[in-house]
Order: sequence, then structure tokens, then C1' cells
RNA sequence: CAUUGGGUCCGAUGCAAUGGUUGCCUGCCAACCCCGCCAGGGUCGGAAGACAGCAACGGUACGCUGGAUGUUCCAUGUGCCGUCGGGGCGCCUGAUGGGA
Repeated sequence: CAUUGGGUCCGAUGCAAUGGUUGCCUGCCAACCCCGCCAGGGUCGGAAGACAGCAACGGUACGCUGGAUGUUCCAUGUGCCGUCGGGGCGCCUGAUGGGA
């Protein structure tokens, strides 16, 4: 110097990481417009009883906090990790050949 391979570059895709969301569990959570049970009191009744039903108590929903796991879904130059394709101006690197 020539040829050639790979990387850097671009696109697609996958994986991981991070964040959010969802699922699971714990705790809290409804004066009444949730449920159950309904003291007292109320209504009906000659009575026996019946009816409705506040508080309290228990449960549950919506919601909130926390926890463990890594379930659902979404996002991202966080990785430059894998694969495929593109690109071959420049840079890095390897191989082969020739010359000095």
C1' cells in the first nucleotide's frame, strides 16, 4: 500500500435493570343513604305476640398505609448484553499478500 473479517454508527427484535401500575397478604376503614344481629325506646294488639328499627357489637365494600413475591400491563440512550438486517466517509483492531 492492497484485499478482507470484526467493532464503533443506524434500524428492528429479545433479555436484564429502573420507575409506575395491577394481583396476593396484614392493619386501619360505613352515625344514616351496606349486610347481620338488634338492648333501650316506638307502632299494632284485650292478651299472647308481631312489626319496623336507632345506638352498641360483628362482618363486608370503596379507600388508605405497610409487607413479601416478581403475577398483569406500560414506559425508558439505564445496559451499549444477545440476534438479524443496513452502512461501509472516518476511527480502532485482526488476518493474508506485496513493498520500503
A computed fold for a 100-nucleotide RNA from a Verrucomicrobiota bacterium, annotated as Bacterial small signal recognition particle RNA.
It matches the Rfam family "Bacterial small signal recognition particle RNA". Rfam describes the family as follows. The signal recognition particle (SRP) is a universally conserved ribonucleoprotein involved in the co-translational targeting of proteins to membranes.
Of the family's consensus pairs, 96% are formed in the model.